[in-house]
RNA sequence: CGGGAAGUAGCUCAGUCUGGUAGAGUACUGCGUUCGGGACGCAGGGGCCGGAGGUUCGAAUCCUCUCUUCCCGACCA
Numbered sequence: 001c002g003g004g005a006a007g008u009a010g011c012u013c014a015g016u017c018u019g020g021u022a023g024a025g026u027a028c029u030g031c032g033u034u035c036g037g038g039a040c041g042c043a044g045g046g047g048c049c050g051g052a053g054g055u056u057c058g059a060a061u062c063c064u065c066u067c068u069u070c071c072c073g074a075c076c077a
Stems, first nucleotide, its partner, number of pairs: 001073007010026004020057001028044006050066005
């Protein structure tokens, strides 16, 4: 430099194809069971969907640019 993949809750990931008020597990907080811990059950808090712009009545989802990480290849040494 070229090609490809990924970026969504603290963490691991769905959802994107086919636009319609953002989810799961785990973690965290409270309560219950227990002498307590662990475990289980119930309830709750937590996200400008990497960034910017555009299309649209409406964008995590479509389009453009851009940033970061990973993989493959090329080049230089």

Transfer RNA from an uncultured Sphingomonadaceae bacterium, 77 nucleotides, folded computationally. Its Rfam family is "tRNA". The family's RNA type in Rfam is transfer RNA.